Notes:
This is a predicted structure of a 317-nucleotide part of an RNA (large-subunit ribosomal RNA, domain IV) from a Candidatus Altarchaeota archaeon. The coordinates come from a structure-prediction model, not an experiment, and the mean pLDDT is 86. It matches the Rfam family "Archaeal large subunit ribosomal RNA". Lineage of the source: Archaea > Nanobdellati > Candidatus Altarchaeota.

Context: one part of a larger RNA
RNA sequence: CUCUGCUUAGGGAAGUCGGCAAAUUAGCCCCGAAGCUUUGGUAUAAGGGGUGCCUGCCCUGUGUAAGGGUAGGUUGCAAUAACAUGGGAGUUCCGACUGUUUAAUAAAAACGUAGGUCUCCGCAAGACCGUAAGGUUGUGUAUGGAGGCUGAUACCUGCCCAGCGGUGGUAUCUCAAACUCCGGUCCAACGGAGCGAAGGACCACUAAACGGCGGGGGUAACUAUGACCCUCUUAAGGUAGCGAAAUGCCUUGCCGCUUAAUUGGCGGCCUGCAUGAAUGGUUUAACGAGAUUCCUACUGUCCCAAGCAGAAGCUCG
Repeated sequence: CUCUGCUUAGGGAAGUCGGCAAAUUAGCCCCGAAGCUUUGGUAUAAGGGGUGCCUGCCCUGUGUAAGGGUAGGUUGCAAUAACAUGGGAGUUCCGACUGUUUAAUAAAAACGUAGGUCUCCGCAAGACCGUAAGGUUGUGUAUGGAGGCUGAUACCUGCCCAGCGGUGGUAUCUCAAACUCCGGUCCAACGGAGCGAAGGACCACUAAACGGCGGGGGUAACUAUGACCCUCUUAAGGUAGCGAAAUGCCUUGCCGCUUAAUUGGCGGCCUGCAUGAAUGGUUUAACGAGAUUCCUACUGUCCCAAGCAGAAGCUCG
């Protein structure tokens, strides 16, 4: 020097990507307790006070057990004196929640979940395994089983069936083998015609199926803007919401708050490169070893180092 543990004047996050690490807090009793809320919670919210030992008295008690109350005394820096033992408050994002996961770099916003919805299935079914026999779902029977998507609750879930898929229909067209008829010098190969299934053409329906959801020009008595009008075009031209967002290129957008100073955070705006409704949209109390930001307490993170104890190493013997 390194590692582990401990202490540190004054300052108190100035350190750092970031309070990482450390410190603070801590048990029990009493008081007190905001905003929000699904009225259950949040909540040990926050914030205060007390706490050992000895003596007397009172009460509960079958009790000389145990507990409660009250008045006094007493030691210490300190009485949950050691050990054990929450720091707290606010904003935003995501996921409702408890749960599950990459055994050995990821615990999460991923998976699951209750709830929602769609499709298939009347049981010798549907779905799955198996060449089959047979088996599973199923000791089950639509309030059931299987599959897909979404993901508590609350308020909602707009338009498009042209494409692709699914379901149903179908006069007609197309259409394999077989079969029938005709031709083929006798047989046959073969040629032709008829019949004609599924499928396709065709016609409908279907988006909580896969998916999709425009452009140009003009216009109001300052300017600006454009309720309004014209035009091209589409299957339909993005509704309600939300919006510089975990989504915004330009971008450190603009305004406000926060700071002495902020590419941060929060609130607002909307000009959405490229938001948007179960590929769910917008909100949400509670919850989270999740992400972000701020405040308070606290501290050797730092200013700026110092000392102590132990361990390994190193040097000397």